Notes: The part of an RNA shown here (large-subunit ribosomal RNA, domain I) has 532 nucleotides and comes from Thalassococcus profundi. Rfam family: Bacterial large subunit ribosomal RNA. Its mean pLDDT, the model's own confidence on a scale to 100, is 82.
[in-house]
Context: one part of a larger RNA
RNA sequence: GGCGUUUGGUGGAUGCCUUGGCAGUAAGAGGCGAUGAAGGACGUGAUACUCUGCGAUAAGCCGUGAGGAGCCGAGAAUAGGCUUUGAUCCACGGAUUUCCGAAUGGGGCAACCCACCUGAUACUCAGUUAUUGUUAACCGCAAGGUUAUCAAUAAUUGGGUAAAACAGGUACUUAAGACCUGAAUACAUAGGGUUUUAAGAGCAAACCCGGGGAACUGAAACAUCUAAGUACCCGGAGGAAAGGACAUCAAUAGAGACUCCCCUAGUAGCGGCGAGCGAACGGGGACCAGCCGAGCCUUGAGAGUGACUAGAACAUGCUGGAAAGCAUGGCCAUAGAGGGUGACAGCCCCUUAUAGGAAGCUCGAUGGGACGUAUUAAGUAGGGCGGGACACGUGAAAUCCUGUUCGAAGAUCGGGGGACCACCCCCGAAGGCUAAGUACUCCUUACUGACCGAUAGCGAACCAGUACCGUGAGGGAAAGGUGAAAAGCACCCCGACGAGGGGAGUGAAACAGUACCUGAAACCGAGCGCCU
Numbered sequence: 001g002g003c004g005u006u007u008g009g010u011g012g013a014u015g016c017c018u019u020g021g022c023a024g025u026a027a028g029a030g031g032c033g034a035u036g037a038a039g040g041a042c043g044u045g046a047u048a049c050u051c052u053g054c055g056a057u058a059a060g061c062c063g064u065g066a067g068g069a070g071c072c073g074a075g076a077a078u079a080g081g082c083u084u085u086g087a088u089c090c091a092c093g094g095a096u097u098u099c100c101g102a103a104u105g106g107g108g109c110a111a112c113c114c115a116c117c118u119g120a121u122a123c124u125c126a127g128u129u130a131u132u133g134u135u136a137a138c139c140g141c142a143a144g145g146u147u148a149u150c151a152a153u154a155a156u157u158g159g160g161u162a163a164a165a166c167a168g169g170u171a172c173u174u175a176a177g178a179c180c181u182g183a184a185u186a187c188a189u190a191g192g193g194u195u196u197u198a199a200g201a202g203c204a205a206a207c208c209c210g211g212g213g214a215a216c217u218g219a220a221a222c223a224u225c226u227a228a229g230u231a232c233c234c235g236g237a238g239g240a241a242a243g244g245a246c247a248u249c250a251a252u253a254g255a256g257a258c259u260c261c262c263c264u265a266g267u268a269g270c271g272g273c274g275a276g277c278g279a280a281c282g283g284g285g286a287c288c289a290g291c292c293g294a295g296c297c298u299u300g301a302g303a304g305u306g307a308c309u310a311g312a313a314c315a316u317g318c319u320g321g322a323a324a325g326c327a328u329g330g331c332c333a334u335a336g337a338g339g340g341u342g343a344c345a346g347c348c349c350c351u352u353a354u355a356g357g358a359a360g361c362u363c364g365a366u367g368g369g370a371c372g373u374a375u376u377a378a379g380u381a382g383g384g385c386g387g388g389a390c391a392c393g394u395g396a397a398a399u400c401c402u403g404u405u406c407g408a409a410g411a412u413c414g415g416g417g418g419a420c421c422a423c424c425c426c427c428g429a430a431g432g433c434u435a436a437g438u439a440c441u442c443c444u445u446a447c448u449g450a451c452c453g454a455u456a457g458c459g460a461a462c463c464a465g466u467a468c469c470g471u472g473a474g475g476g477a478a479a480g481g482u483g484a485a486a487a488g489c490a491c492c493c494c495g496a497c498g499a500g501g502g503g504a505g506u507g508a509a510a511c512a513g514u515a516c517c518u519g520a521a522a523c524c525g526a527g528c529g530c531c532u
Stems, first nucleotide, its partner, number of pairs: 001531009015517001016481002020452002022449007029441002031203002039100003042055003046078002049075003061094005070082003105114003115170005121162013135148005172200010207238001208236005218225001222272001248255002259286005269277002290433003296369003302363004308356003314329005330347002332336001338350003382406008392418001413428005468475002488516001491503004
C1' cells in the first nucleotide's frame, strides 16, 4: 500500500409524521371611508426585546347575556395580584381611540413644524335680583315697619384681560337655501361676495361597461392581413354589470323582449381567396315579466342564525414503560363524522345524532300611510365625402355608428326584408325603466380530495414578502421533528471555577443529552486477519 472483516467519525438521503399549502363543493358576504378608511409610525405590561392585543381610559373601560373555577396572551420565568360579592374566557351592544395617511386650518423631507377663531376656566369692571349686616331719615309708646346709602355673599346679564394647558371649528369642488352687492341696460338679469346645510374625494382580488390602444409573433421574408380590439393606460359602476319588451326575424307557414349554454358548423361566407378569420336562420335547453317608478315609509305574525346548555353506553385478565393491542364476558346507538389520551378506544375526554337557546342580526306574512304615473320624440331619418363596427379586408355591399356637409315626411306617413325597382309581408326609430337564468372570489363558515408531505405543497408549515441584494423600479432566500412527561443530567472526578469528557442519576431507551426520531451514500479513520 492492497484485499477482507469488524467498529467509528462526518453527512443528512430515506422512512414515518404534520401545525402549512393546493383544488373544489354548499351556503354566506360582496365592500370599507370626512362619525376620518386601507395601511402605518409611536406608545402601552412589575419587566430588556419581538410577536399578538390595545390607544394617554392604552394585553384594556362600561352594559346586557351566557358560564361556573380558575385566571393575569405567546416566546418564558419570577415577583405581586384578581376570583363563588361569580373572575378569566365567549357572544352582542357601547365608550375611549395619540400621530401620519384621501388627510381636509397653512406648510412639510409621512408619522413633524407653525397658526387663527370660538368656548370652557380664572381674574376684573358695571348692572339687576335675593339674603345678611352697617349708617341715616320718617312713622310708631313699644314691638316693629317703610325708604335711602354703604358693605359682604350667592345667582344672573354685559364688557375687558389672560403665560401655559384643554375642547370644538377653520381645505377644495358641486348642489340647495338665505342675505349683501351688482354690468352692458331704466327695472332687472348675468356675475361677485358672505353664510348655512348636504354630498363627493381615498382604498380594495377578480368579474363588468365605456374611452384610448401596441408590438413580439404567424404569413416559413414582408407591406394588406394576423397577433387583437389582446396586453397595457384612463374613466365609471354593481353584487353582479351589460342587454332588454321589436322601425326584430321569417317567407306564403309562422315566430314573438333580453341574457347564457348545446347543436346548426369549422357549414355559408370573408381572405396578398395566402396565413388565417368565421357567422346567421332554425332546433334543443336554463330562466321567464313586463312596463311608464313595477317601488317607498311604517307595523312585525312567524321562521332562521346565535355565545351556550343537556347529550347514551365497559369491565376483568395477559404482554408491555404505558393498553386504546390480545383474550373473556357485556352495553349504547336518530350518536360507529373527527380529534385527543404513554401503541390501534362507539362505551376515558372533547365532540358527534338529537333537543333546547337570551340579546343582536337576517328573512318576512298581515294591516296602515304617502308620493309619482311620460304621450308619439328634427338639424332627426336619409344623401355626399372620410373613417369605424358588423364573420363580411369596398366589394354587387345591404344594416349600424358618425368627423364634415346637405337635409325630409307626419300614420292617406315612415323603416326593413343584403345593391336597386315593383308587388307582397313584417314592424313603428329619433324618450325611459326592468327581476331571473350568466361572470368572478380579497373574504367568512362547514365539508370533501385515486391532491402535496418539508429540494414537495403558496415565495413563505419556522416572527417571510423577513434576512439579504439594488440609487430605484424591483429581485428575493435558507430554515420543521428530544421525550409519554423536562423527569433537560443533583452530586463527584479530569480540565483553565473552560470547551469537551468520565462516573453517578432520570428515563422503556441517553448511540433519545437541547449540535437531540430514523440516520443511507460520497468522504475520513481505527482494530483484527491475509498478501506484497